[in-house]
Context: one part of a larger RNA
Molecule: large-subunit ribosomal RNA, domain IV
Organism: Candidatus Nasuia deltocephalincola
């Protein structure tokens, strides 16, 4: 020096991305317990007191082997008494010893704001446990059973020994308030009048074979026609989509109001420098002596926004962010003590 363990004056996070590590806290029993809450919880909330030994004492009580009465037909079964054994045992009073009595050991630090995510679960076996995946719940949508789907060359098989309160697919993600507007594009579905439109039928021509006919065979013309497409209409918890400029109010400043030009329709509620703000450390307030992070607001949303869910929200979290108390060798600033390696010597 390196690792593993112990102790530390005064301070007390001053370290450091970050209290990482370390240190605190801790049985039992009593007392006592806030916001907020979906009334169940939050809660071991927070905060506090006791605790050894010895007597009083074989304690009070509390129980029971056994006994004894009463009811009941009988066995039995119930009560209610007693209890010298036995088993459990409080609180209180006196006294007493130590710095310290849960004396070793084991054995919550606590609190406050706030993000995401409802929850308990699941995940990158060997850098990522999360806010990402399920999820209950909600919703569209397909499926009438030989059911949809899926396996598959065929069969067969799951689906299901189910039958719409079932099954299968898709978003969303408890709960509580909601879930706005646009069907013009794409998609789905529904409609059947016209248009289109294949093969094939029909009639009816022309050529080539064939002496020639019937026949083959090859081109035309007309005419019948499915579905598809166009087209008419639906639908957005289906993909998705949700605007410019210009003027105006008796101080400025803003525009409630009026004009125009495009759209299918011009962003509703609710939130907003946000896990979303580019300028941006925006501006005010809070909280610090001092705060690019943090709460709270504002609105100028470079670029939120409603089941690709918006918006709150009790619990819950080895989950991200600030803080505040208690502790502490993180530190200021190391030092002792011990146990192992290395290293020197032998």
């Nucleotide at each position: 020096c390196u690792c593993g363990g112990g102790a530390g004056a005064a301070g007390g996070a001053a370290c450091u991305c970050g209290g990482c590590a370390a240190a605190u806290u801790a049985a039992u029993a009593c007392u006592g317990u806030a916001a907020c809450u979906u009334c169940g919880g939050g809660a071991u909330a927070a905060a506090g007191u006791a605790u050894g030994c010895c007597u009083c004492a074989u304690u009070a009580g509390u129980u029971u082997a056994u006994a004894a009465a009463u009811a009941u037909u009988u066995u039995u079964u119930a009560u209610u008494u007693a209890a010298a054994g036995g088993a459990u045992g409080a609180a209180g009073g006196g006294g007493u010893c130590u710095a310290a009595g849960u004396u070793a050991a084991a054995a919550g630090g606590u609190a406050g704001c706030u993000g995401c995510g409802a929850c308990u679960g699941u995940u990158u076996a060997a850098u990522a446990a999360a806010a990402a995946c399920a999820u209950a719940g909600c919703a569209c949508u397909c499926u009438g059973c030989u059911a949809a789907u899926a396996u598959u060359u065929a069969u067969u098989u799951a689906g299901a020994u189910g039958u719409a309160u079932a099954g299968g697919g898709u978003g969303u993600g408890a709960c509580g308030c909601c879930u706005g507007c646009c069907c013009g594009g794409u998609g789905c579905c529904g409609g059947a009048a016209g248009a289109u439109u294949a093969a094939g039928g029909u009639u009816u021509g022309g050529g080539g074979u064939a002496u020639u006919g019937a026949g083959c065979u090859u081109u035309g013309a007309a005419u019948u026609u499915a579905a598809g497409u166009c087209c008419c209409g639906g639908u957005a918890a289906a993909c998705g989509g949700c605007g410019g400029c210009c003027g105006u109010a008796a101080c400025u400043a803003u525009a409630a109001c009026g004009g125009u030009c495009c759209u299918a329709a011009g962003g509703u509620a609710g939130c907003g420098a946000a896990a979303u703000u580019c300028c941006u450390u925006g501006u005010c307030g809070g909280g610090u002596a001092a705060g690019u992070u943090c709460c709270g607001a504002c609105c100028u949303g470079c670029a939120c926004g409603a089941a690709u869910g918006g918006c709150g929200u009790a619990a819950c979290g080895a989950u991200g962010g600030c803080u505040a108390c208690a502790c502490u060798g993180u530190c200021u600033c190391c030092u002792c003590c011990u146990g192992a390696g290395a290293c020197u010597c032998a």